RNAcentral holds the full RNA, with entries from SILVA. Predicted 3D model of a 530-nucleotide part of an RNA (small-subunit ribosomal RNA, 5' domain) from a metagenome. Its Rfam family is "Bacterial small subunit ribosomal RNA". Its mean pLDDT, the model's own confidence on a scale to 100, is 85.
[in-house]
Context: one part of a larger RNA
RNA sequence: GGAUGAACGCUAGCGGCAGGCCUAACACAUGCAAGUCGAGGGGUAACAGAUAAAAAGCUUGCUUUUUAUGCUGACGACCGGCGCACGGGUGAGUAACGCGUAUGCAACCUACCUUUAACUGGAAGAUAGCCCCGAGAAAUCGGGAUUAAUACUCCAUAACAUUAUGAUAUCACAUGUUAUUAUAAUUAAAGCUUCGGCGGUUAAAGAUGGGCAUGCGUGACAUUAGUUUGUUGGUAAGGUAACGGCUUACCAAGACUUCGAUGUCUAGGGGUUCUGAGAGGAUUGUCCCCCACACUGGUACUGAGACACGGACCAGACUCCUACGGGAGGCAGCAGUGAGGAAUAUUGGUCAAUGGGCGAAAGCCUGAACCAGCCAUGCCGCGUGCAGGAUGACGGCGCUAUGCGUUGUAAACUGCUUUUCUACAGGAAGAAACCUACUUACGUGUAAGUAGCUGCCGGUACUGUAGGAAUAAGCACCGGCUAACUCCGUGCCAGCAGCCGCGGUAAUACGGAGGGUGCAAGCGUUAUCC
Repeated sequence: GGAUGAACGCUAGCGGCAGGCCUAACACAUGCAAGUCGAGGGGUAACAGAUAAAAAGCUUGCUUUUUAUGCUGACGACCGGCGCACGGGUGAGUAACGCGUAUGCAACCUACCUUUAACUGGAAGAUAGCCCCGAGAAAUCGGGAUUAAUACUCCAUAACAUUAUGAUAUCACAUGUUAUUAUAAUUAAAGCUUCGGCGGUUAAAGAUGGGCAUGCGUGACAUUAGUUUGUUGGUAAGGUAACGGCUUACCAAGACUUCGAUGUCUAGGGGUUCUGAGAGGAUUGUCCCCCACACUGGUACUGAGACACGGACCAGACUCCUACGGGAGGCAGCAGUGAGGAAUAUUGGUCAAUGGGCGAAAGCCUGAACCAGCCAUGCCGCGUGCAGGAUGACGGCGCUAUGCGUUGUAAACUGCUUUUCUACAGGAAGAAACCUACUUACGUGUAAGUAGCUGCCGGUACUGUAGGAAUAAGCACCGGCUAACUCCGUGCCAGCAGCCGCGGUAAUACGGAGGGUGCAAGCGUUAUCC
């Protein structure tokens, strides 16, 4: 000198863009953050309608009230499907195939999506809900009766699937792979419908996403020198989507290591970012990729996918409720609270856009996201006026003191401008799709066109008119390094200080003043890196 997720002191007009718990992975009140589908199902708690009956009012065929009917729109709870493994947070652990990079899988999986081929036949029994009864303070639980399905089960059919035994050829990384073929065995499905379709099952391929393995690279300490018994290898079995001591039994005695094993300490890794002429050094906050974690430890279940942040079970610590018998909870999601700390924001708005989940769609949900609020935390931009104006005014300060110098064209005064500001008026882009109506083309649901519908931000940005210099400057420094000097006070005191050092009676170094220098809505100080 540059830089920062900064903090502190003094000061402060505006806008745009970005950033904002670095400390206690400390504890959390409250609200919200994952639902959706009635075009899978039985149904009907609420709302609206329809129909029927009864009653009341009179306007004499309507209005109100009550009751009944799932009949219709819909729909609480329930069964079922899909999603909840994404998105969002944090960096505790991890020195590791965790990450980066480059390969391999002839050792693997992949819901939804796309393409292709084939199929979609029959039957049975339950269960939730509803109803009845009971236990309990509650959480919740037990019993009985009855009922449905795209829930569950059985039968049929079936191969290019799987398994077993063969044959021929191909490739080649030579443990095998691929293709064709023969025989035998095993295994599937679900309906809904507005009749247009939407689904279901099996197989093959693709796409996407993952799993595994390997080479190389990836901290400190030798004041850590030996470490290891599933340890190293083999055989067999089990297990897995898959290879493998992954696990088990048996056999052998190996395996790693001064090219640093093992141990201890520290640490998420990378793209990046900062600095530097570069080499290098430092760094990993925001954004992107990967990993790990979800009160602490462990375990599996479901599922295409989890050993699952807002799922389950067990143990522990903590908090809360309790009728003392027993229960409930997990903000490292968004806000917010306490605590810690030098220090870090609103218990805001909207699904309008982008994206996600479900749905045929309308749509619903979405603290993802987009916006707004707070903070000079940073970067960038703008302004605080411009021109003229010498009786060089008054005042201040200094001096060689009847006066002169300086503040200083600075002020007053005259003219001009209006970025900003105030008031009033107008007023966006971000929106085009979906959907609805119509038309056209092909021809039966797709494409195109026209019109309509939809904006949180926001009456915001922006534009115009009017007014009037009107609303707007500080901070640090002035001995040398280092740009900028005098007076007064103090008298080794009070104090300053980054280094050298200054102060003991004329201090350009302390304190004040005048003047000056530097930067400027900031300026200094502190901390850290180069």